Transfer RNA from a candidate division CSSED10-310 bacterium, 77 nucleotides, folded computationally.

RNA sequence: GUGGGUGUAGCUCAGUCGGUUAGAGCGCCUGACUGUGGAUCAGGAGGUCGAGGGUUCAAUUCCCUUCACUCACCCCA
Numbered sequence: 001g002u003g004g005g006u007g008u009a010g011c012u013c014a015g016u017c018g019g020u021u022a023g024a025g026c027g028c029c030u031g032a033c034u035g036u037g038g039a040u041c042a043g044g045a046g047g048u049c050g051a052g053g054g055u056u057c058a059a060u061u062c063c064c065u066u067c068a069c070u071c072a073c074c075c076c077a
Stems, first nucleotide, its partner, number of pairs: 001073007010026004019057001028044005050066005
């Protein structure tokens, strides 16, 4: 350089044919329980869906550009 894959909460990941409010587990915070802690139970906070633009009444989802990570291949040495 060429082609492909991935990017969604602090971490690991779901997310249907584009549809109204974006979720789970773990973690974190508060409370209950307990002599304390853990475990358990109840509740809560936390998101520019990598970035920018386009299409659409409506975009995490479709299209374009771009960034990061990753895999394969090509060229040079």
Rfam family: tRNA. By type it is a transfer RNA. The prediction has a mean pLDDT of 80.